[in-house]
RNA sequence: GGGCGUUUAGCUCAGUGGUAGAGCAUCUCGUUUACAUCGAGAGGGUCCAAGGUUCGAUCCCUUGAACGCCCA
Numbered sequence: 001g002g003g004c005g006u007u008u009a010g011c012u013c014a015g016u017g018g019u020a021g022a023g024c025a026u027c028u029c030g031u032u033u034a035c036a037u038c039g040a041g042a043g044g045g046u047c048c049a050a051g052g053u054u055c056g057a058u059c060c061c062u063u064g065a066a067c068g069c070c071c072a
Stems, first nucleotide, its partner, number of pairs: 001071007010024004018055001026042005048064005
C1' cells in the first nucleotide's frame, strides 16, 4: 500500500427498514443467625463519528476512526 471482518448496557452477544433485547454483573425487597443459593422487582444504551437515501435507519449507501485477520 491492497483486500476482508468487527464496533449495540459494566462484560459476552442477539437484533436483515417500523418505539432497542437476552444472559452474566450491579442495586432493592423476600428467604437465612449471617453469607451463598433461590424467588420478586429496579436502574443502566445519543446503537464508534459525520453525511446521504427513506414517511421512517442499529439495519441500506459514502467517507472517516479504532481493533483484528490475510496479501504485498